[in-house]
Context: one part of a larger RNA
RNA sequence: CUGGGCGUAAAGGGCGUGUAGGCGGAUGGGUCAGUCAGAUGUGAAAUCCCAGGGCUUAACCUUGGGCCUGCAUUUGAUACUGCUCAUCUAGAGUAUGGGAGAGGAGAUCGGAAUUCCUGGUGUAGCGGUGAAAUGCGUAGAUAUCAGGAAGAACACCGGUGGCGAAGGCGGAUCUCUGGCCUAAUACUGACGCUGAGGCGCGAAAGCUGGGGGAGCAAACAGGAUUAGAUACCCUGGUAGUCCCAGCCGUAAACGAUGGGCACUAGGUGUUGGAGGUAUUGAUCCCUUCAGUGCCGGAGCUAACGCAUUAAGUGCCCCGCCUGGGGAGUACGCUCGCAAGGGUGAAACUC
Repeated sequence: CUGGGCGUAAAGGGCGUGUAGGCGGAUGGGUCAGUCAGAUGUGAAAUCCCAGGGCUUAACCUUGGGCCUGCAUUUGAUACUGCUCAUCUAGAGUAUGGGAGAGGAGAUCGGAAUUCCUGGUGUAGCGGUGAAAUGCGUAGAUAUCAGGAAGAACACCGGUGGCGAAGGCGGAUCUCUGGCCUAAUACUGACGCUGAGGCGCGAAAGCUGGGGGAGCAAACAGGAUUAGAUACCCUGGUAGUCCCAGCCGUAAACGAUGGGCACUAGGUGUUGGAGGUAUUGAUCCCUUCAGUGCCGGAGCUAACGCAUUAAGUGCCCCGCCUGGGGAGUACGCUCGCAAGGGUGAAACUC
């Protein structure tokens, strides 16, 4: 490079936005660049292939033809692609009326629980475990009542429920704000899809500076267990967990399944709309759009399984894989305060 692949065997980038590029709807006209056909010129000889000829044959030599798949010029063809002009509305978008939502940011407020403090009642235990002990308690604990303080998290509702591109999002109210769904018209007129680089977002842990610190809790200390126990269990407990500002940029960042469009049996549940039949109404049934589950047919699959939310059938674009170990290591470059991240080999070995 080609081929074959990427749910679980190696392989989908953590996610978005978007540059270049690649690809791209309908009708008509123009052009003839791509494309196709013809002609001419050229494509050295040797080599090669075919048919002959010459050395007794072969190798070898030689004649003719072919080949040289190409390039240039020229004459045509016009379906498709490109370019260009015009038109269109089925893609895409805008306006309007409705709608659901833990989508994001900030501010304020609330109750339960926990711990601590103060006071009251009260007395000898409490706590903890498999059993214990460390620990706490006559300087009055645990329990209980009242008051106060603080920080963090929001029971029930809560649901294979909802929202978000992913990470993720859950008490209430207000303010600001993104996206989505649906209905019926009107408008723009291909404005689209994907996306190497780039840029942005990105759980937890970790880092820097400043605050905060109730509970929990790496490290650490002690008590147990044990042959030992640098663990599992218990009593404590510091970073951290929380907030602000700034870094880090990773993950089983998983649906281990990239994005878009189209097509291809059904059944059943659920969420949000719209329409219709029936009904006084709650509601039930039917149709339809968008999501989210389960089951299942064809088809696919090594099997497991997937199956209109495809892993089916096709097209377009991107990323990635190419035996195991060495190794996500070394070196170089680059990013980072650091920790480390990104890129990413080889020898050797099986």